Background:
The RNA shown here (Bacterial small signal recognition particle RNA) has 99 nucleotides and comes from a Deltaproteobacteria bacterium. The prediction has a mean pLDDT of 78. Its Rfam family is "Bacterial small signal recognition particle RNA". By type it is a non-coding RNA gene. Rfam's curators write: The signal recognition particle (SRP) is a universally conserved ribonucleoprotein involved in the co-translational targeting of proteins to membranes. Taxonomically the source falls in Myxococcia (Bacteria, Pseudomonadati, Myxococcota).
[in-house]
RNA sequence: AGCCGGGUCCUGCGCAAUGGAGCGGUGUGAACCCCGUCAGGUCCGGAAGGAAGCAGCGGUAAGCACCCAACUCCAUGUGCCGCAGUCAACCUGGCUAUC
Numbered sequence: 001a002g003c004c005g006g007g008u009c010c011u012g013c014g015c016a017a018u019g020g021a022g023c024g025g026u027g028u029g030a031a032c033c034c035c036g037u038c039a040g041g042u043c044c045g046g047a048a049g050g051a052a053g054c055a056g057c058g059g060u061a062a063g064c065a066c067c068c069a070a071c072u073c074c075a076u077g078u079g080c081c082g083c084a085g086u087c088a089a090c091c092u093g094g095c096u097a098u099c
Base pairs, nucleotide, nucleotide: 001096002095003094004093005092006091007090008089010085011084012083013082014081015079016078017076018075019074020073021072022071024067025066026065027064028063034059035058036057037056042051043050044049
């Protein structure tokens, strides 16, 4: 000096981690415009019966709060985990030649 290899760096793909959301669970949750049951009372009827239905009670919707293993989605220099690429730069090993 040349050649080859490896590493750092850079890039791409993937994976994981982290955060958020979804799904799920629990609780709460509608004066009436959800459901059911409808005391009292109201209405129809000569009666027997029937009808609508407030409060109350029960169940739920949207929503709210809490929880959350797994799964799904989004994001991120969190990892330097896997694979690949790469002009240049740095580090390093080998071979050849010359001084």